[in-house]
């Protein structure tokens, strides 16, 4: 230096134009002598950053960061 791939909840990931989910953490009850387990229910997301298309962006298109692989 040049390709491409990821960036979304605390942690691992889904969602491929039309109200952001799931699983593990985490809190509350309920079980239990108590403790994990186990059921039930809560809260947590400006979706890396700025921009553009679009009636309507996590999602399509550009820049910039980070990170990770390849070439050279």
């Nucleotide at each position: 230096g040049c390709c491409a791939g990821c960036a979304u909840a605390g942690c691992u990931c889904a969602g491929c134009g039309g109200u952001a989910g799931a699983g593990c953490a985490a809190c509350g009850c309920a079980c239990u002598u108590g403790u994990a387990a186990u059921g039930c229910g809560u809260a947590g997301g400006u979706c890396g950053u700025g921009g553009g298309u679009u009636c309507g962006a996590a999602u399509c298109c550009c820049u910039c960061u980070g990170c990770u692989g390849g070439c050279u």
The RNA shown here (transfer RNA) has 72 nucleotides and comes from Candidatus Paceibacter normanii SCGC AAA255-P19. Taxonomically the source falls in Candidatus Paceibacter normanii (Bacteria, Bacillati, Candidatus Paceibacteraceae, Candidatus Paceibacter). Model confidence (mean pLDDT): 83 of 100. Its Rfam family is "tRNA". From the family's description: Transfer RNA (tRNA) molecules are approximately 80 nucleotides in length.